[in-house]
RNA sequence: GGACGAUUAGCUCAGUCGGUUCAGAGCGCUGCCUUCACACGGCAGAGGUCACUGGUUCGAGUCCAGUAUCGUCCA
Numbered sequence: 001g002g003a004c005g006a007u008u009a010g011c012u013c014a015g016u017c018g019g020u021u022c023a024g025a026g027c028g029c030u031g032c033c034u035u036c037a038c039a040c041g042g043c044a045g046a047g048g049u050c051a052c053u054g055g056u057u058c059g060a061g062u063c064c065a066g067u068a069u070c071g072u073c074c075a
Stems, first nucleotide, its partner, number of pairs: 001074007010027004019058001029045005051067005
C1' cells in the first nucleotide's frame, strides 16, 4: 500500500426483508423484600443519541460513501 470483517448500555452480545412503540438480553450496578448477618433467591429501577460525518428514502441501528479504531490475510 491492497482485500475482507467488526464497531449497539460498564462488560459480552442479539436486533430477520428498512416500517405500528425496535432500542433489547445476560452479567454487572442501585434500591426494596427475605436473613441475626452474608450469600442465594424474588421485585423494581437507572444506564444508549446504535464509533463519527454526510447521502438515499415518506421513513435508517439496518442501505450507500467517506473518516477513525480494532482484527485477519496478501504484498
A computed fold for a 75-nucleotide RNA from a Fibrobacteraceae bacterium, annotated as transfer RNA. The sequence was found in a public genome assembly. The prediction has a mean pLDDT of 80. Rfam family: tRNA. The family's RNA type in Rfam is transfer RNA. Lineage of the source: Bacteria > Pseudomonadati > Fibrobacteria > Fibrobacterales > Fibrobacteraceae.